Predicted 3D model of a 156-nucleotide RNA (c-di-AMP riboswitch aptamer (ydaO/yuaA leader)) from Kitasatospora viridis.
RNA sequence: CCGUGCGCGUCGCCUAAUCCGCCGGCCUGCGAGAACGCAGGCCGGGGGAGCCGGGGAACCACGUUCCUUGGGGUGAAUCGGGCCUUCACCGGCCCGUAGGAGACCUUCCUGCUCCGAACCCGUCAGCUAACCCGGUAGGCGCGAGGGAAGGAAAGG
Numbered sequence: 001c002c003g004u005g006c007g008c009g010u011c012g013c014c015u016a017a018u019c020c021g022c023c024g025g026c027c028u029g030c031g032a033g034a035a036c037g038c039a040g041g042c043c044g045g046g047g048g049a050g051c052c053g054g055g056g057a058a059c060c061a062c063g064u065u066c067c068u069u070g071g072g073g074u075g076a077a078u079c080g081g082g083c084c085u086u087c088a089c090c091g092g093c094c095c096g097u098a099g100g101a102g103a104c105c106u107u108c109c110u111g112c113u114c115c116g117a118a119c120c121c122g123u124c125a126g127c128u129a130a131c132c133c134g135g136u137a138g139g140c141g142c143g144a145g146g147g148a149a150g151g152a153a154a155g156g
C1' cells in the first nucleotide's frame, strides 16, 4: 500500500413494522445510612399516537358446492419452458416471466445490480357506511449511476 474477515458507532436499505409516556422488579451512582429522594441501566407488563391489515349493510356485482381439483388472506413474489427422479404425483436444478426494490422526497427518461419467497385461515368471508377484530416483527449494507421538473433541507 492492497485485499479479506470480525466488532463497535454513524448513516442508510427492504418492510406497516415508527414515536410517546406509565406501572412493577432488580442493579449502579450521588445525597445520607436499611427505609427516603434524584439520575441512569436491564427485565417484565399493559397503554396512547401514527402507520398497516382483516371482517362487516344497502346499491351494485356474482351464483356456490359436491360427483377425481374445496374456498380465502398477508405479500412484489405470478405464470411458463427444459432437465433429473418417479408408473405418476411430490420433490430438486436451470432458463425465462407478470410484478417488485436500490441514499433528500415525488414524478418522468435512461442505465446497472438484485428479488421474483414464505406463511396463515380452516369448509368460511365479493364490494361495503356504521360497527367489530388484529399487527407494529424480522432481516440487511462499502455501498449511494446519470439526466429533467417540482418541492424540502442546509448554507449565504
Stems, first nucleotide, its partner, number of pairs: 011141004018049003022045010050136006060126001070124001071121004079096006099115004104151007
Annotation:
The coordinates come from a structure-prediction model, not an experiment, and the mean pLDDT is 79. Lineage of the source: Bacteria > Actinomycetota > Actinomycetes > Streptomycetaceae > Kitasatospora.